[in-house]
RNA sequence: ACGCUGGCGGCGUGCCUAACACAUGCAAGUCGUACGAGAAAAUCCGUUUCGGCGGAUGAGUAAAGUGGCGCACGGGUGAGUAACGCGUGGAUAAUCCGCCUUUAAGCUGGGAAUAACUCAUCGAAAGGUGGGCUAAUACCCGAUAAUGCUAUGCAGCUAAGGUUGUAUAGUCAAAGAGAGCCUCUGCUUGCAAGCCCUCACUUAGAGAUGAGUCCGCGUACCAUUAGCUAGUUGGUAGGGUAAUGGCCUACCAAGGCGAUGAUGGUUAGCUGGUCUGAGAGGAUGAUCAGCCACACUGGAACUGAGACACGGUCCAGACUCCUACGGGAGGCAGCAGUGAGGAAUAUUGCGCAAUGGGGGAAACCCUGACGCAGCAACGCCGCGUGAGUGAGGAAGGUUUUCGGAUCGUAAAGCUCUGUCGGGUGGGAAGAAAUGUAUGGAGGUUAAUAGCCUUUGUACUUGACGGUACCGCCAAAGGAAGCACCGGCUAACUCCGUGCCAGCAGCCGCGGUAAUCGGGGGGUGCAAGCGUUGUUCGGAAUCAUUGGGCGUAAAGAGCGUGUAGGCGGCUGAGCAAGUCAGAUGUGAAAUCCCUGGGCUUAACCCAGGAAGUGCAUUUGAAACUGUUCAGCUUGAGUAAGGAAGAGGGAAGUGGAAUUCCUGGUGUAGAGGUGAAAUUCGUAGAUAUCAGGAGGAACACCGGUGGCGAAGGCGACUUCCUGGUCCUAUACUGACGCUGAGACGCGAGAGCGUGGGGAGCAAACAGGAUUAGAUACCCUGGUAGUCCACGCCGUAAACGAUGUUCACUAGGUGUUGAGGGUAUUGACCCCUUCAGUGCCGAAGCUAACGCAUUAAGUGAACCGCCUGGGGAGUACGGUCGCAAGAUUAAAACUCAAAGGAAUUGACGGGGGCCCGCACAAGCGGUGGAGCAUGUGGUUUAAUUCGAUGCAACGCGAAGAACCUUACCUGGGCUUGACAUCCCGGGAAUCUUCUGGAAACAGGAGAGUGCCCUUCGGGGAACCCGGAGACAGGUGCUGCAUGGCUGUCGUCAGCUCGUGUCGUGAGAUGUUGGGUUAAGUCCCGCAACGAGCGCAACCCUUGUCUUUAAUUGCCAUCAUUCAGUUGGGCACUUUAAAGAGACUGCCGGCGUUAAACCGGAGGAAGGUGGGGAUGACGUCAAGUCCUCAUGGCCUUUAUGCCCAGGGCUACACACGUGCUACAAUGGGUGGUACAAAGAGCAGCCAACUCGCGAGAGUGAGCAAAUCUCAAAAAGCCAUCCUCAGUUCGGAUUGGAGUCUGCAACUCGACUCCAUGAAGUCGGAAUCGCUAGUAAUCGCGGAUCAGCAUGCCGCGGUGAAUCCGUUCCCGGGCCUUGUACACACCGCCCGUCACACCACGAAAGUUGGCGAUACCUGAAGUUACCAUACCAACC
Repeated sequence: ACGCUGGCGGCGUGCCUAACACAUGCAAGUCGUACGAGAAAAUCCGUUUCGGCGGAUGAGUAAAGUGGCGCACGGGUGAGUAACGCGUGGAUAAUCCGCCUUUAAGCUGGGAAUAACUCAUCGAAAGGUGGGCUAAUACCCGAUAAUGCUAUGCAGCUAAGGUUGUAUAGUCAAAGAGAGCCUCUGCUUGCAAGCCCUCACUUAGAGAUGAGUCCGCGUACCAUUAGCUAGUUGGUAGGGUAAUGGCCUACCAAGGCGAUGAUGGUUAGCUGGUCUGAGAGGAUGAUCAGCCACACUGGAACUGAGACACGGUCCAGACUCCUACGGGAGGCAGCAGUGAGGAAUAUUGCGCAAUGGGGGAAACCCUGACGCAGCAACGCCGCGUGAGUGAGGAAGGUUUUCGGAUCGUAAAGCUCUGUCGGGUGGGAAGAAAUGUAUGGAGGUUAAUAGCCUUUGUACUUGACGGUACCGCCAAAGGAAGCACCGGCUAACUCCGUGCCAGCAGCCGCGGUAAUCGGGGGGUGCAAGCGUUGUUCGGAAUCAUUGGGCGUAAAGAGCGUGUAGGCGGCUGAGCAAGUCAGAUGUGAAAUCCCUGGGCUUAACCCAGGAAGUGCAUUUGAAACUGUUCAGCUUGAGUAAGGAAGAGGGAAGUGGAAUUCCUGGUGUAGAGGUGAAAUUCGUAGAUAUCAGGAGGAACACCGGUGGCGAAGGCGACUUCCUGGUCCUAUACUGACGCUGAGACGCGAGAGCGUGGGGAGCAAACAGGAUUAGAUACCCUGGUAGUCCACGCCGUAAACGAUGUUCACUAGGUGUUGAGGGUAUUGACCCCUUCAGUGCCGAAGCUAACGCAUUAAGUGAACCGCCUGGGGAGUACGGUCGCAAGAUUAAAACUCAAAGGAAUUGACGGGGGCCCGCACAAGCGGUGGAGCAUGUGGUUUAAUUCGAUGCAACGCGAAGAACCUUACCUGGGCUUGACAUCCCGGGAAUCUUCUGGAAACAGGAGAGUGCCCUUCGGGGAACCCGGAGACAGGUGCUGCAUGGCUGUCGUCAGCUCGUGUCGUGAGAUGUUGGGUUAAGUCCCGCAACGAGCGCAACCCUUGUCUUUAAUUGCCAUCAUUCAGUUGGGCACUUUAAAGAGACUGCCGGCGUUAAACCGGAGGAAGGUGGGGAUGACGUCAAGUCCUCAUGGCCUUUAUGCCCAGGGCUACACACGUGCUACAAUGGGUGGUACAAAGAGCAGCCAACUCGCGAGAGUGAGCAAAUCUCAAAAAGCCAUCCUCAGUUCGGAUUGGAGUCUGCAACUCGACUCCAUGAAGUCGGAAUCGCUAGUAAUCGCGGAUCAGCAUGCCGCGGUGAAUCCGUUCCCGGGCCUUGUACACACCGCCCGUCACACCACGAAAGUUGGCGAUACCUGAAGUUACCAUACCAACC
């Protein structure tokens, strides 16, 4: 300031913007005791020709004038000013000062004008002009005068022109007014001279006050402003001023300022103080107070004690107004007020009663200063809006799991009180003076007058205001809102909305369970509450107090060195810093303390303290400084040695590449992952000999050496720098660092001239590739090399500035020395100087550093302050250029970054596993059909499932039903549940309409329990009203439950301890081993849990028990285990046994384990099943069920008929049958297991070619039935073909189920006889009783099976191995990923929007320089004109 709201009072505060423009009124006058002149209205009197005239009062009044004082104060504003402007402390011996106080002296004699006024006149006005009269405390002249002033001397003191004394000469003044008195003098009444009092006046001195000037220190930002300056700096002389001074002028000199920031630019009034802060600081300069500056803008002077003057003058300009167009007037940044600007700031009020100011002798006048009032919750402070009691916890609101909870003792009701407000009555303080009258005392005087001073008494003055305050009256009556409720931050729920509308200080919220909007409730504050903005704090986030620079921002690439900063030991002096004391100052107010006054507080008053500062002065002398004198340990010099790719120049050398010449020699060479471009029959490559030329120096060679860094590598010579060691001598702090400055400085690049073998940017060609302006190959020019000159940068890195000191060690290595030892070289001990590694303390965010510090201290320099923009733009400097250096801002984001952790990932690494690959067997993909899906179609083709992990899936079986879909016909408390009312037993038969549902009618029938015989009750049916039912409607991303998947993979965790600042780690890692985090060993870990394994079921062997419906060895018997008999065997079903690496050997770490063997039905988890850790996929399911929310209610519910889910150009998945001879057809013949069966399985018999039909026994099943097992075996036909393969499709005839086989069932018979001759790319399953192949059964089911779930029969091949594909486990590594590689992320382009630029030009402001015109004004001079005072 704004939004919402608003009861009272007190005290404060109130244009921050346009120093923008202003209507109107007021804000500075006063003095008649300085002076001259002097009305009018009105009233009264007189007079009148009633037109007037005269006089008095009004009145010596008003107004104007001369003169004095004031107007330079008070009040306003902050434009300018970065300055002696302000603050603080000094100086003035360089100064002034009206009014005031005080001291001394005086106050005399004259004169001439002028306004007013009057007359004339010009002009529209404003305003003038001329003639005439007049006064003064106005003006002028003379006298007198000092300790004044001026000049010249002298003397003392002295600090610049000072001061004191003295001498001479010259020179300067005045004004009266008022009152009184008569002692002296004059006339003598009273006056005058005179005296006296008061106030003025003049001179001089002093004081006080105020002012001027000068100086030390302090006083914003920019160096992308580095040089500025001619009156500039100084001197001499003069002028000017109150006064110093280049303030001004002339002459002379050439100075002056500046990195301790001149000059320039930007911004700004300064201070006491105010806000904040623990303080140091930071920000600020409203109100109050001190100073400055300004007054429409610019300039100028006048008057005056004081101005260059807010309400004065002149000039110029802009603007406004008046005008007769000739000319004039004006200045609110005084108080009110108006317009404008703005988010925004008040009344055209009252009064001089108080305080203060001006004038006056005073009364008094003036005073928008001031005192008050008005407006504004703008701020601070205080008070109130009631208090007690009151549970049927009222009504009502909200919510609810419907039970309740909450608003809530809150309300109502009852009992009280009376602040504020209202009414009524009383009613202050602020007032002391002044004046008048009167009394006392004192002074003056001749005086008891008068006057003055002082002191009593009486009268006299209030804007605020009938206000503050007090009493009384009535009455709970008139007085509560605002913000917030996700976290920070106190406070929770319902509804609406549905990434919309919106919220948000930061994080963030909103896509149907909200932080949005509304309601209820709550929290906080309260006449206020929120929002926005600003400042300080928190922020140690500019770090003086009190930070940093290896990797987060930050050490200059390196050195030499100027200024500066810092500096060894001893002694003496000084006293600048330092320390202590004293004095002055540090205005008042404010802050703090104490006390007091308003009822309290805010507020106000008094006293004190504080004011960390500055100045002066006295002292101390440890430290710093300075001067002097010394010292040797820092530093340096000399002597003797030592190592070295240190630098520069000249010369020399061999190996290799290339080229040239010649010889030999023949078809290729070269190159690559593979090739090609290329070279070669004109003779290449290869090889030998000779030659040319340039560049680089193998081995030695080494975290070896040297150098300040960049850097330095063949050998020899010359010149030259630095370092190290040793023992002595010398100098005597000569040192360290180092802003600027100067020098060096890889590579690339540039200039000029050489040189050019190899290599090689650019370029060309060949490959690679989707492309390949790349990686690879063949060529190839600058360049690389030399000389001279530039450039000046690098990940110029140890990402670690230089120097000094101190602080455990261990172990290498280079150079030099000492000791010991030796013939000597070693070895060993040790010192100094380098260079590495590992480590203690300590440090560090961690990583790490650690005597070569990143430890502990000292000195100096450089650098940093969130990311991006940007090391960029502009400007400057340097450069030939490339560019380098110095170096921003707008804007934008909420992060960017470091180190470490856990995961995930990697076309990173290591180890390991799996039908994962490989080795095999059989398939799919091609055909026909079945089935599911997509798509399309349709009235509907109901819905769901969609990579693995949807697609013979939900569906273990859509003709009706199912059924959820469509069309049509119907019903509306409903097909179903509970409650209420009325009627009726229930139920059964039947008629009409209709497709049925349903609608309408007729008839039969009267039950059970209790009974007081009226009736009632339970079940059921019909009719009715409403609560409600109903929904396969939506949301699987609101959910429960269930399920899939990684994966039967070996993992996932916890407690305690330990380590780490922490996230976390350890355990779980390591060495072995396993199917296994299985086990063993080791280990700062020790244990434990969920998983693994085992326990469970089944199967494989045996034993015991039992023996019907099972079995039959022995006995009898029959067609037949049929019957007797038996339970040995088989089998059945209960309980047991058995297998545990138990035994042996080898191997292994004396372990775990592994390998082999024995025995055994079975051997190393025997086979199979069930069993699925922590978790992942917002996986699937709201259509199994349950369920929140939403939606629907004559319909999205319910009933019925018909249709659809069965459609069909096409695409995909899963299957069946085949393509045939290892086969097909026909005949004969053998061997299972597991199941099912009463609305059922159905034997046997009869009929039918057959599906089946008829009849009918057995069986609720180890008894009967389904039931025939098939492949197999034996025999025979077919002989390689679209067939005696294959069976689709179609025609005809039938059977069965069922209310009903048209859409749309299965099966049978006759006929028909399609595609298909083993299947492209690709892809699936399987490791043993497995694959493959063969049949059998069951669930669902009226009927319908190539699907699904089970069962047995026959019965293989292969596994070298883990390189590769896929998936997984453990360890390790990198990471800028963490919705985690299906990640993250870079750039262009297109479109839209936003921001900022450029642009032909145009325009404004500021500054500099040069020039032109030049107002007013001041001083001097000149000219002209004029002139009272004096001569």
Predicted 3D model of a 1431-nucleotide RNA (small-subunit ribosomal RNA) from an uncultured bacterium.